[in-house]
RNA sequence: CAAGCCGGAUGGAUGACCGCCUGCCGCACCUGCGGCGGGAGGAAAGUCCGGGCUCCGGAGAACAGGGUGCUGGGUAACGCCCAGGCGGGGAAACCCGACGGAAAGUGCCACAGAGAACAGACCGCCAACGGCCGCCCCGCUUUCUUUGGACGGCGGGCGGUGCGGGCAAGGGUGAAACGGUGGGGUAAGAGCCCACCGCUCCGCUGGCGACAGCGGGGGCACGGCAAACCCCACCCGGAGCAAGACCAAAUAGGGAGGCGCUUGAGGGCGGUUCGUCCGAUGCCUCCGGGUUGGUCGCUCGAGGGCGGGAGCAAUCCCGCUCCCAGAUAGAUGGUCAUCGCCUCGCGUGCCGGUAACGGCUGCGGGGACACAGAACCCGGCUUACAGCCCGGCUUGGGCC
RNA sequence: AGGCGCGUAGCUCAGGGGUAGAGCGCUACCUUGACACGGUAGAGGUCGGCGGUUCGAAACCGCCCGUGCCUA
Numbered sequence: 001c002a003a004g005c006c007g008g009a010u011g012g013a014u015g016a017c018c019g020c021c022u023g024c025c026g027c028a029c030c031u032g033c034g035g036c037g038g039g040a041g042g043a044a045a046g047u048c049c050g051g052g053c054u055c056c057g058g059a060g061a062a063c064a065g066g067g068u069g070c071u072g073g074g075u076a077a078c079g080c081c082c083a084g085g086c087g088g089g090g091a092a093a094c095c096c097g098a099c100g101g102a103a104a105g106u107g108c109c110a111c112a113g114a115g116a117a118c119a120g121a122c123c124g125c126c127a128a129c130g131g132c133c134g135c136c137c138c139g140c141u142u143u144c145u146u147u148g149g150a151c152g153g154c155g156g157g158c159g160g161u162g163c164g165g166g167c168a169a170g171g172g173u174g175a176a177a178c179g180g181u182g183g184g185g186u187a188a189g190a191g192c193c194c195a196c197c198g199c200u201c202c203g204c205u206g207g208c209g210a211c212a213g214c215g216g217g218g219g220c221a222c223g224g225c226a227a228a229c230c231c232c233a234c235c236c237g238g239a240g241c242a243a244g245a246c247c248a249a250a251u252a253g254g255g256a257g258g259c260g261c262u263u264g265a266g267g268g269c270g271g272u273u274c275g276u277c278c279g280a281u282g283c284c285u286c287c288g289g290g291u292u293g294g295u296c297g298c299u300c301g302a303g304g305g306c307g308g309g310a311g312c313a314a315u316c317c318c319g320c321u322c323c324c325a326g327a328u329a330g331a332u333g334g335u336c337a338u339c340g341c342c343u344c345g346c347g348u349g350c351c352g353g354u355a356a357c358g359g360c361u362g363c364g365g366g367g368a369c370a371c372a373g374a375a376c377c378c379g380g381c382u383u384a385c386a387g388c389c390c391g392g393c394u395u396g397g398g399c400c
Numbered sequence: 401a402g403g404c405g406c407g408u409a410g411c412u413c414a415g416g417g418g419u420a421g422a423g424c425g426c427u428a429c430c431u432u433g434a435c436a437c438g439g440u441a442g443a444g445g446u447c448g449g450c451g452g453u454u455c456g457a458a459a460c461c462g463c464c465c466g467u468g469c470c471u472a
Base pairs, nucleotide, nucleotide: 001396002395003394004393005392006391007390008389010387012339013338014337015336016335017334018333020039021038022037023036024035025034026033027032041371045382046381048380049379050378051377052376053240054239055238056237060274061273062272063271065236066235067234068233069232070084071083072082073081074080085099086097087096088095089094100231101230105229106228107225108224109223122171123170124167125166126165129164130163131161132160133159134158135157137156138155139154140153141152143150144149179197180196181195182194183193184192198220199218200217201216202215203214204213205212206211244296245295246294247293254287255286256285257284258283259282266278267277268276303322304321305320306319307318308317309316310315341367342366343365344364345363346362349360350359351358352357401471402470403469404468405467406466407465410424411423412422413421418455426442427441428440429439430438448464449463450462451461452460
């Protein structure tokens, strides 16, 4: 210098003018004025998880339903985070993983292919066994005989095989073919036998553990899919600030239908059952009617900053210090100037260095800030994001 | 705030793991003097997007985008 990996910070600044919301104080006294302060984010977003808070009498049981899924730790909790294990990717830095169970059961595996899950034989290999065919092969032999032999039979040998068979090495199909490689063995073959690897079982050692290492046994049985049903382990009561409380305003209660009155409808904000409590001019559905303003909840919190300590880390503990948006149709803005930023053209020197190169600088023109905005609060995840800065690491190259 | 769906051809919709269909519409031809109707043939698809699971995804899972509806 180039390519790449990981982590973090920032995402305009200052001033002037005109505005908005709000805390405290003072003055006015029903809504204003003045003074001193404060006023969006890293994601305030999506609303995908988790918790606080509030109400449901206490929040009970079983089933259903939903969620999570290697191990250990962190935490208020989590589907998050940290560390580790295993698997995968990369040359490396490093990154990714819904990563329990397929020898509990059920189901699925299209097309192709012989065969797709206690599989199968299309091409192919074999001729050991049983047939069959052939032979100018050999031995024995009935019959005939021209004594050379001929036709046969039996046995053997050799050669063959669109037969019965043996085989699954090779070819071929497929995403996947019932362990892989090498050797022995065989008629040809095959875990048939052996070595190594894989699998599995047992033992020992190390580790809290996931797991790893070593040794021995078994000769292979046990294909894949659980983001298919399912099984196992663990977790989950429901609702949500329109929670909930109060004040004010309004008022009237009416009509239709249904259920029920202790053998009880319905309700206690959960799908069912049990249990328990409430329950009678009561409850449900429809029609029609009234109100729809304000206050609290509300912002001090698993809070921010600095320092110290424990821990590999996530995180936790201690001390000091700070107060930092609370709108309610929704405030946090607009204009201008200067600087800063990016970019283009022209030009000039300076600094560091032997150099490659890096940094600074003059004049003029142009450009324009990215994603996006609180609404009860917090911890995460996910998604969006112009430009710029910082730190660490890997690989390759150049120069000294 | 809570919840339920939907997105497939120009339009309306099927398909819920095995390689994409129906009706209407469109195009060409036949039929007619011409048109309609009718008949025959045909074209037309990133299955809203991006990842993942699987041998294989329109379908199953996750995250986004768009859209409709319900409750108070």